Predicted 3D model of a 391-nucleotide RNA (Bacterial RNase P class A) from a Bacteroidales bacterium. The organism belongs to Bacteroidales, within Bacteria. Of the family's consensus pairs, 98% are formed in the model. The coordinates come from a structure-prediction model, not an experiment, and the mean pLDDT is 78. Rfam family: Bacterial RNase P class A. The family's RNA type in Rfam is ribozyme.
[in-house]
RNA sequence: CCGUCAGGCUGUUCUAUCGCUCUCGUUUUACGCGGGGGAGGAAAGUCGGGACAACACAGGGCACCAUACUUCCUAACGGGAAGGCCAUUCCGUUUUAAACGGGAUGGACAGCAAGUGCCACAGAAAAUAACCGCCCCGUCUCAGACGGGGUAAGGGUGAAAACGUGGGGUAAGAGCCCACGCGUCAGGCUGGCAACAGGCUGAUGGGGUAAACCUUAUGGGUUGCAAGGCCAAAUAUUCCGGCGUUCCCGACUCAAGUCGGGAUAAGGGCGGCCCGUCCGAUGCCGGUGGGUAGGCUGCUGGAGUUGCAGGGCGACCUGUAACCAAGAUAAAUGAUAGAAGUCCCCGUUUAUCCGGGGAAACAGAAUCCCGCUUACAGGCCUGACGGUUUU
Numbered sequence: 001c002c003g004u005c006a007g008g009c010u011g012u013u014c015u016a017u018c019g020c021u022c023u024c025g026u027u028u029u030a031c032g033c034g035g036g037g038g039a040g041g042a043a044a045g046u047c048g049g050g051a052c053a054a055c056a057c058a059g060g061g062c063a064c065c066a067u068a069c070u071u072c073c074u075a076a077c078g079g080g081a082a083g084g085c086c087a088u089u090c091c092g093u094u095u096u097a098a099a100c101g102g103g104a105u106g107g108a109c110a111g112c113a114a115g116u117g118c119c120a121c122a123g124a125a126a127a128u129a130a131c132c133g134c135c136c137c138g139u140c141u142c143a144g145a146c147g148g149g150g151u152a153a154g155g156g157u158g159a160a161a162a163c164g165u166g167g168g169g170u171a172a173g174a175g176c177c178c179a180c181g182c183g184u185c186a187g188g189c190u191g192g193c194a195a196c197a198g199g200c201u202g203a204u205g206g207g208g209u210a211a212a213c214c215u216u217a218u219g220g221g222u223u224g225c226a227a228g229g230c231c232a233a234a235u236a237u238u239c240c241g242g243c244g245u246u247c248c249c250g251a252c253u254c255a256a257g258u259c260g261g262g263a264u265a266a267g268g269g270c271g272g273c274c275c276g277u278c279c280g281a282u283g284c285c286g287g288u289g290g291g292u293a294g295g296c297u298g299c300u301g302g303a304g305u306u307g308c309a310g311g312g313c314g315a316c317c318u319g320u321a322a323c324c325a326a327g328a329u330a331a332a333u334g335a336u337a338g339a340a341g342u343c344c345c346c347g348u349u350u351a352u353c354c355g356g357g358g359a360a361a362c363a364g365a366a367u368c369c370c371g372c373u374u375a376c377a378g379g380c381c382u383g384a385c386g387g388u389u390u391u
Stems, first nucleotide, its partner, number of pairs: 001387010012340007020038007040362001044373002047371005052224004059275004064220005069083005084109001085107010110215002115213002117209003131155002133151008163181006182205006189198003228297004239287005246263007267279004304323008342359006
């Protein structure tokens, strides 16, 4: 310098005319005039978390669902930062292997020593092992065959076969014994906030699998702006069915009765169930039928943006100053012209300048914010790998 892959940032600007829309001001109140604004990095997906609202209060338990290495950040998250461990792979150093260090990618990285399951096929056997083989004894048709016994070191099957290597021992072998090592568990020491790392002691010796059932820890009320609130208008508080119509206190009271308050019944509300709680006496539930579908609000000043300073490895935090950047409702945010910017090609060559021609992706707010995932022409930045060339 080129190529490939991965990640991150950006992804048009100005002027004129006309048009649409929001807001402010003004006025002869005329869709008049003037000022200031008007679609994204993903607005997409609707996968997560919240703000906010209602369920009159929003509690407890079970079931169910979600998450899962450590510490930190955040309003919170299944998100982010930094680190740990594991796997794969690349590079470097040393002394071949190996060891150490660094980089990249991925991890659905709590637990199999709580329990229950499963590991196809092949294989003798997937944990109560004996196919070939090896050793001992006997028989026979004797370079071999058969029968009995022993064995798990060698071979085979398999993803995985009773911890590995070496030595001793043995009829042949075997942790049977010894030395060194490896794994698992427990204890304590050092370093670290921690996950963990290092080494010591003791016990012990098949593995794998939990997006297998399960166990542990943490979290979760539900529904969602088509949530909700207000106004206007209109109609038929029609009709039917079912269950209830009880008690207490006070006042007006001789009483009857009336008014007010409280408790409760039938029944209903609170994601599924239970407890609990709330509503509830001209009460409650269910069905049928009728009216309305209009307008206003919610609706954009926020967990906000930017600059500077300080703290932190970092995600971010603190302080201070300045700024206000769409609010439509069948859905506005546009069209034309010119110029500029970016990129590509040519003149044209190593670069610059100049000139000409061409191109521009994914895509369109609807309560809002923070994440994740997906799409993307061109440009820039970072990292890894490969190649080439010069100094």